[in-house]
Context: one part of a larger RNA
């Protein structure tokens, strides 16, 4: 010193951590990843109100172009867990990529022409126990496909210029081939088109396409450094190297064909054990030991074991297949799940929490934006689990009272302790007041500037303004009575601080070591005093 736990006390109190170390055991249930109507084509119901009819019931209207499902884009590869398994370029660090990709983002450069065909959702119908699924039929698009153009871009080929670190890198000219898009959505005088909507034209916004860079994040390589066993001494045939092909963002036996016989190893190779690494924790004058819990950074995993597909990006935890164990439904033909996310659950275990509040801050994701979603995350519960503050009072009181305890019977001592008198009022109770944590976003006035054709329209930095708090009526403040509601726990033989009296008789017991008990025991039990620490205090267990 401790992610502790048991024991004996306390449920005084408040702040700040910090809490499943065993069974990577199995889960009931709820929530954790969704958004966008400014990308698209459909589109309810309750309910209300009015006509209409004897009535059933119909109409029409608002509900509401909401809900809701689909198409489509972007998120879901972030964020949260765990630490199995792995001794590896996996961490650590210092380098290289002239061998490499990178959505959203910022910056520049050019574009954004013109068409075409399908299809879900719907709307029939038809299987099915579910879980699904068939088949006809319609229909949009930022979904699909072709075309055009190409500032570039990529490959060919000619040609100049630099530089390098071996391949080779990079600037730059012609010629030639191959190569792209989508649209949405505010506002607008005058023209055009249309009966109107509305468009066409002008603009701002927000996408979209192609390149150049730049940033962020990601791959890949190398030197170093990383535990035990030698009672593990030899491993190895995609082995070790080449030549071609393949493949990949991309180097490389990463693959595959042929060739060659290499490679490694006492400076530990191979086995087999342990183990996520590290920043950094403890602990130590330091060196140096141990650890790796919570916070960070990187790995690796996600019922077990394999597999590819989307896509920039995949260990794809709440994604797909397959195959396996285990659970559930089943109409016995089949089919459905994955909590090492958050809170619960059983079980194993000495052990370790609420099936809670909130998106108000602060990150995230989608949206133009309101806003929507976030068990990330802010807060609140609970556990003396650990640090830290502060209380259980303060002063004054000797006839040294009673009473216990010891005693040489004089006394000592518990002891200012107590009563008694003066005070104080902090926790706690009660009750008044009451927050920072918020500034933005966004509406709103106003507006520098920008953009436009010196125009209208857009857009807007900055400035006033309204607008939001889960913690919480909490923290902090002030009132307000009263000493009232608040102390245990180990030790007293050295080591170690603190002594005597019963009782017990090597018995019953102590005990960290040295040792205590067999008749006066400062060591065992008890009382009385004493010591220590104190809401704790001892024990066990681990570490230095």
């Nucleotide at each position: 010193a401790c992610g502790a736990a048991c024991g004996c006390u306390g449920u005084g109190u408040g702040g700040c951590g910090u809490g499943g170390a065993u069974u990577a055991g199995g889960c009931a249930u709820g929530c954790a990843a969704g958004u966008c109507g400014a990308a698209c084509g459909u589109g309810a119901a309750a309910g209300g109100a009015g006509g209409g009819g004897c009535a059933a019931c119909u109409c029409u209207c608002c509900g509401a172009g909401u809900a809701a499902a689909g198409u489509g884009g972007c998120g879901a590869a972030c964020g949260g867990g765990u630490g199995a398994g792995g001794a590896a370029c996996g961490c650590g660090u210092g380098g290289g990529a002239a061998a490499u990709c990178u959505g959203c983002c910022u910056u520049c450069g050019a574009g954004u022409u013109g068409g075409g065909g399908a299809u879900a959702a719907c709307c029939a119908u038809c299987c099915c126990a579910a879980c699904g699924g068939g088949u006809g039929g319609c229909u949009a698009a930022u979904a699909c496909c072709g075309a055009a153009u190409g500032u570039g871009a990529u490959c060919g080929u000619c040609g100049g210029g630099g530089g390098g670190c071996a391949u080779c890198c990079u600037c730059u000219g012609g010629c030639g081939a191959u190569u792209a898009a989508a649209g949405g959505u505010g506002g607008g005088g005058a023209c055009c088109c249309g009966a109107a909507a509305g468009g066409g034209c002008c603009u701002g916004c927000c996408g979209c396409u192609c390149g150049a860079a730049g940033a962020u994040g990601a791959u890949c390589c190398c030197g170093c450094g990383u535990c035990c066993c030698a009672u593990u001494a030899g491993c190895u045939a995609g082995u070790u190297g080449g030549u071609g092909a393949g493949g990949u963002a991309a180097c490389g036996g990463c693959c595959c064909a042929c060739c060659a016989a290499g490679g490694c190893u006492a400076c530990g190779a191979u086995g087999g054990g342990u183990a996520g690494c590290u920043g950094g924790u403890c602990u130590g004058a330091g060196a140096g030991g141990a650890c790796g819990a919570c916070c960070a950074g990187c790995c690796a995993c996600a019922c077990u074991g394999g597999g590819a597909c989307u896509g920039a990006g995949a260990u794809a935890c709440g994604g797909c297949c397959c195959a396996g164990a285990c659970u559930c439904c089943u109409a016995c033909g089949g089919g459905a799940g994955g909590c090492a996310g958050c809170a619960g659950u059983c079980g194993a275990g000495a052990g370790g929490c609420u099936u809670c509040g909130g998106c108000a801050a602060u990150g995230g994701g989608g949206g133009a934006a309101a806003c929507c979603c976030u068990g990330a995350c802010c807060g609140a519960g609970c556990g003396a689990c650990g640090c830290c503050g502060c209380g259980u009072g303060g002063g004054g009181g000797a006839u040294g009272a009673a009473g216990g305890c010891c005693u040489u019977u004089g006394g000592g001592u518990u002891g200012u302790a107590a009563a008694c008198c003066c005070c104080u009022g902090u926790c706690a109770a009660g009750u008044g007041g009451g927050a920072c944590g918020a500034a933005a976003c966004a509406c709103u006035c106003u507006g520098a500037g920008g953009u436009g054709a010196u125009a209208a329209g857009c857009c807007g930095a900055g400035g006033g303004g309204u607008u939001u708090g889960a913690c919480g009526g909490u923290a902090c403040c002030g009132c307000c009575a009263g000493a009232g509601g608040a102390a245990g726990c180990u030790c007293c033989g050295g080591c170690u601080a603190a002594c005597u009296c019963c009782g017990u008789g090597c018995c019953a017991g102590c005990a960290g070591c040295c040792g205590c008990g067999g008749u006066a025991a400062u060591a065992c039990g008890g009382g009385g005093g004493g010591a220590g620490c104190a809401a704790g205090c001892g024990u066990u267990g681990u570490u230095c």
This is a predicted structure of a 544-nucleotide part of an RNA (small-subunit ribosomal RNA, 5' domain) from an uncultured bacterium. Rfam family: Bacterial small subunit ribosomal RNA. Gene Ontology terms of the family: ribosome and structural constituent of ribosome.